[in-house]
Context: one part of a larger RNA
RNA sequence: CUGGGCGUAAAGCGUUUCGUAGGCGACUAGAUAAGUUACACUUCAAAGACCAGGGCUUAACCUUGGAGGGGGGUGUAAUACUAUCUGGAUUUAGGAAGGUGUCGGGGUUUUCGGAACUCUCGGUGUAGGGGUGAAAUCCGUUGAUAUCGAGAGGAACACCAAGGGCGAAGGCAGAAAACUAGGCACUAUUCGACGCUGAGGAACGACAGCUAGGGGAGCGAAAGGGAUUAGAGACCCCUGUAGUCCUAGCCGUAAACUAUGCUCGCUAGGGAUUCGUCCGCAAGGACGAGUUCCGUUAGCUAACGCAAUAAGCGAGCCGCCUGGGGAGUACGAACGCAAGUUUAAAACUC
Numbered sequence: 001c002u003g004g005g006c007g008u009a010a011a012g013c014g015u016u017u018c019g020u021a022g023g024c025g026a027c028u029a030g031a032u033a034a035g036u037u038a039c040a041c042u043u044c045a046a047a048g049a050c051c052a053g054g055g056c057u058u059a060a061c062c063u064u065g066g067a068g069g070g071g072g073g074u075g076u077a078a079u080a081c082u083a084u085c086u087g088g089a090u091u092u093a094g095g096a097a098g099g100u101g102u103c104g105g106g107g108u109u110u111u112c113g114g115a116a117c118u119c120u121c122g123g124u125g126u127a128g129g130g131g132u133g134a135a136a137u138c139c140g141u142u143g144a145u146a147u148c149g150a151g152a153g154g155a156a157c158a159c160c161a162a163g164g165g166c167g168a169a170g171g172c173a174g175a176a177a178a179c180u181a182g183g184c185a186c187u188a189u190u191c192g193a194c195g196c197u198g199a200g201g202a203a204c205g206a207c208a209g210c211u212a213g214g215g216g217a218g219c220g221a222a223a224g225g226g227a228u229u230a231g232a233g234a235c236c237c238c239u240g241u242a243g244u245c246c247u248a249g250c251c252g253u254a255a256a257c258u259a260u261g262c263u264c265g266c267u268a269g270g271g272a273u274u275c276g277u278c279c280g281c282a283a284g285g286a287c288g289a290g291u292u293c294c295g296u297u298a299g300c301u302a303a304c305g306c307a308a309u310a311a312g313c314g315a316g317c318c319g320c321c322u323g324g325g326g327a328g329u330a331c332g333a334a335c336g337c338a339a340g341u342u343u344a345a346a347a348c349u350c
Stems, first nucleotide, its partner, number of pairs: 004321003007304002012318001014204002017202002022197003027088006034082002036078009050066006094194001095191003098187006106180007113157001117153008128139002165172002209250006218244002223239004261317006269294011299306002323350003332343004
């Protein structure tokens, strides 16, 4: 150097949206001959190793001869593949742009709506209400609970609703409008390989938390009280501050999970479903792009299971793993207002 792996045993970065270097790359003609291949020459001292002989009575030992493979250098030749250079072509075969159609809780901003809840005011009305396993703290004759009317406020959007849709992931659900991004199908108008992956890098990134200013109905860490209990720093109950909401900025982590990286091709079927195109009067059928269930004829797997949405068969590129603990810790560095995050050991021990 080659050789093993990463769903659950150690191991896929949260995402790859973007993308630098690098690696890899569809068809075709010619040139060059760098890689590559062939041949020739040369070199890799001797000893040792290997093979065949010979000499010490044998062996060790000594000695003679030989071969093979491999490496370096030079030259000549070959041109399939790779590479470089100059051209060509675009076929539903890569990709991008265009046109037509269509789809959706994709994103941002603004406005509006009804139900529920709490509070305030007013009416009716009277002794309870609330809460629990049972209670109590708590609220109520200064009139509660219940009920009717009016007003205010904030947050969330029942039914529709479906393992149904969209998004790279995080995530996204009342309605309308404006702005904006995307997928898919058809078309085959344009470019003409412009592609794939992507170390570093950039951007995004739930909740909680932080800074400043607002807002604050309900819920509710902390805190207080009532219970329970041997105790109860809890589970249950009554209150309740931060927070939850908005604006601007930070943080950068999650069982960020499909615990399954991205791209391309190939390998039985059957059912359900979303969107679209075509055929059909309709029922239905065919095809494309998704989602989902079952399942082998296979194949893989330690097993469980996976099985065209692969964990099967192949190709390209990246990331990661190498016994348990120490430890995702110490130190250093970078980032951060902080909380902390990222990177990341060793001694020792089993």